[in-house]
Small-subunit ribosomal RNA, 5' domain from an uncultured bacterium, 487 nucleotides, folded computationally.

Context: one part of a larger RNA
RNA sequence: GGUAAACGCUGGCGGCGUGCCUAAAACAUGCAAGUCGCACGCAGGCUUCGGCUUGAGUGGCAGACGGCUGAGUAACGCGUGGGUGACGUACCUGUUGGUGGGGAAUAACUGCCCGAAAGGGUGGCUAAUACCGCAUAUGUCUGUGUUUUCGUUGAUGCAGGCAAAGCCGCAAGGCGCCGAUGGAGCGGCCCGCGUCCGAUUAGCCAGUUGGUGGGGUAACGGCCUACCAAAGCGACGAUCGGUAGCUGGUCUCAGAGGAUGAUCAGCCAGACUGGGACUGAGACACGGCCCAGACUCCUACGGGAGGCAGCAGUUAGGAAUUUUGGGCAAUGGGCGCAAGCCUGACCCAGCAACGCCGCGUGGGUGACGAAGGCCUUCGAGUUGUAAAGCCCUUUUCUCAGGGAAGAUGAUGACGGUACCUGAGGAAGAAGCACCGGCUAACUACGUGCCAGCAGCCGCGGUAAUACGUAGGGUGCAAGCGUUGCCC
Numbered sequence: 001g002g003u004a005a006a007c008g009c010u011g012g013c014g015g016c017g018u019g020c021c022u023a024a025a026a027c028a029u030g031c032a033a034g035u036c037g038c039a040c041g042c043a044g045g046c047u048u049c050g051g052c053u054u055g056a057g058u059g060g061c062a063g064a065c066g067g068c069u070g071a072g073u074a075a076c077g078c079g080u081g082g083g084u085g086a087c088g089u090a091c092c093u094g095u096u097g098g099u100g101g102g103g104a105a106u107a108a109c110u111g112c113c114c115g116a117a118a119g120g121g122u123g124g125c126u127a128a129u130a131c132c133g134c135a136u137a138u139g140u141c142u143g144u145g146u147u148u149u150c151g152u153u154g155a156u157g158c159a160g161g162c163a164a165a166g167c168c169g170c171a172a173g174g175c176g177c178c179g180a181u182g183g184a185g186c187g188g189c190c191c192g193c194g195u196c197c198g199a200u201u202a203g204c205c206a207g208u209u210g211g212u213g214g215g216g217u218a219a220c221g222g223c224c225u226a227c228c229a230a231a232g233c234g235a236c237g238a239u240c241g242g243u244a245g246c247u248g249g250u251c252u253c254a255g256a257g258g259a260u261g262a263u264c265a266g267c268c269a270g271a272c273u274g275g276g277a278c279u280g281a282g283a284c285a286c287g288g289c290c291c292a293g294a295c296u297c298c299u300a301c302g303g304g305a306g307g308c309a310g311c312a313g314u315u316a317g318g319a320a321u322u323u324u325g326g327g328c329a330a331u332g333g334g335c336g337c338a339a340g341c342c343u344g345a346c347c348c349a350g351c352a353a354c355g356c357c358g359c360g361u362g363g364g365u366g367a368c369g370a371a372g373g374c375c376u377u378c379g380a381g382u383u384g385u386a387a388a389g390c391c392c393u394u395u396u397c398u399c400a401g402g403g404a405a406g407a408u409g410a411u412g413a414c415g416g417u418a419c420c421u422g423a424g425g426a427a428g429a430a431g432c433a434c435c436g437g438c439u440a441a442c443u444a445c446g447u448g449c450c451a452g453c454a455g456c457c458g459c460g461g462u463a464a465u466a467c468g469u470a471g472g473g474u475g476c477a478a479g480c481g482u483u484g485c486c487c
Stems, first nucleotide, its partner, number of pairs: 001486003005483005012359006018352002020317001025315003029312003034061003039058002042055005068270003077195008087187003092183008100134001102132002109124006139162009166175003196242003203233002208230008245267004249260004272293005295306004323349001325348003331345001332343004362392004372383003396428001397424006406414001431476005436457003442471005452459002
């Protein structure tokens, strides 16, 4: 000098920030991801009989983003620079071609049945932008031939496979759908270099190292598998053990360095613990599914339900960390043609001197100096222009009136807030530590190696500037000290 601090004493206001560093402990309750009737049928309600609206369901898109946490990880995890002739990409966007004709179901609904519930079975009916054949194919994919290339790239021929969906509108047209090819953005994988401590860890390794065939993936690869070979790594520190998310940055420092990785931003990892896949453009998926386990809850004992490391909040742990608030007005996101709906992201407000910054607690005048206090050589000195008194001011405060910007047309939670005007009245607002030396600041009394102080040196055993109290003083100031940690 710094701090995500805590503790003690004290505490007026405002602005901007920050706020579980410990138990990745357990969680009551509410909310945090939905939306679309311009894809579809059904049921209820309304109806001007055109239709409108509500509900569950089928279907589509979104739930892989946003938000949280740092357990694990010493690793291509991160940082940086490259590679991908070894790759993917929904939505957006450029170009191009197409959108023909059929079919069979099923949920909802309804009948019956089982169950305490969660839920399930069975018969029947029905629709679609749900599902399945057929046609077409500019093309694309697979196999194969020729050519190009170092190469699996490009060009070209043959064979085989592969599309589509409608809705709204009087119409014009709009929104979609399918194939192909570019772009942008986003991602996967690979490589060089860098990335803590321990040798009181010296040898490590069996899919191990390489090859061939096969499988698998969007894609290369022992990624997996069969066989073959016996390799591969290591004092330039392998292996093992410990610790740790990494970075931009942050703190310190003249610099070099050291320390650190809260808030903000990028990347990674995790979602009760362990494992697994499904769906999908994308997950091996925080508020999805399945299995196992621990824990909690419900039960009619047969069986079920749950996952705050989302926002609040509770218990616990701890020296220690906030409201079960308001709003979608703004910014951004999802869905929708739209109107709009949803959004604890976000924007605000609340709490906390936790930090930084700013302001105030009054200004002037006022005695060779009141009273009181302290001290005294009893003369005085000091507190001290300090107070009182007199003259002012009103930042702030209280009350009243007006009242925004933030919103390119409408729409303002914040908020009757900021700010402006008027009125009132010095009014409501100062403490904390220290005073032996280091180190700015001294006397009196009490105590008597006691009680106590102390960062170091050291004070205290009867005249203590070092303990306690008082007066006085010094330093900082809405703070001041102490403790912890870093330089």

It matches the Rfam family "Bacterial small subunit ribosomal RNA". The full RNA is in RNAcentral, with records from ENA and SILVA. The coordinates come from a structure-prediction model, not an experiment, and the mean pLDDT is 89.